[in-house]
RNA sequence: GCCACCCUAGCUCAGCCGGUAGAGCAACUGAUUCGUAAUCAGUAGGUCGGGGGUUCGAAUCCCCCGGGUGGCU
Numbered sequence: 001g002c003c004a005c006c007c008u009a010g011c012u013c014a015g016c017c018g019g020u021a022g023a024g025c026a027a028c029u030g031a032u033u034c035g036u037a038a039u040c041a042g043u044a045g046g047u048c049g050g051g052g053g054u055u056c057g058a059a060u061c062c063c064c065c066g067g068g069u070g071g072c073u
Base pairs, nucleotide, nucleotide: 001072002071003070004069005068006067007066010025011024012023013022019056027043028042029041030040031039049065050064051063052062053061
């Protein structure tokens, strides 16, 4: 320098052929316990890496930029 893939909650990842966002763990609250842990129930948490475009509507399609991983020279 070229090619491919990835970027979504604090962390690990779903959601992929466009229809207004989820799980597990972690956190918090309650129950249980003499207390802690474990267990059970519940709650909160995300301008979907940034910007633009297409569309009635974009995490999803297109373009540019940034970051990361792998490969080739």
Model confidence (mean pLDDT): 81 of 100. This is a predicted structure of a 73-nucleotide RNA (transfer RNA) from a Deltaproteobacteria bacterium. Rfam family: tRNA. Rfam classes the family as a transfer RNA. Lineage of the source: Bacteria > Pseudomonadati > Myxococcota > Myxococcia. It was read from a public genome assembly.